[in-house]
RNA sequence: CUUCCGAAACGGCAAACUAUCCGAAAGGGUAGGACGCAAAGCCACAAGCCUAAGGACGAUUUUACAUGGUCUAUGGCGGUUGGGUUACCGAA
Numbered sequence: 001c002u003u004c005c006g007a008a009a010c011g012g013c014a015a016a017c018u019a020u021c022c023g024a025a026a027g028g029g030u031a032g033g034a035c036g037c038a039a040a041g042c043c044a045c046a047a048g049c050c051u052a053a054g055g056a057c058g059a060u061u062u063u064a065c066a067u068g069g070u071c072u073a074u075g076g077c078g079g080u081u082g083g084g085u086u087a088c089c090g091a092a
Base pairs, nucleotide, nucleotide: 002092003091004090012037013036017032018031019030020029021028022027035079041085042084043083045082046081047080048077049076050075054072055071056070057069059067060066
């Protein structure tokens, strides 16, 4: 320098749950906590999944600023799969 992530892990991350804060929600930040992880680092490009404040269209209703339904991402997840990119230990 190239290839591999395959046996170990100096070191690293941190699921559920709890507290608190932010958010309409999904979800996220911080602290605690460890189920797991060899990219469970980063991006959010494709697929997938979650939510529906706002919007659209019906319904109920005497009317409606009310109730409820369906669709919708401009909101999210990425510890779902693929992709891009960078890298530690170790091996060849």
This is a predicted structure of a 92-nucleotide RNA (c-di-GMP-I riboswitch aptamer) from an uncultured bacterium. Model confidence (mean pLDDT): 79 of 100. Of the family's consensus pairs, 95% are formed in the model. The sequence was found by an Rfam model in a public genome assembly.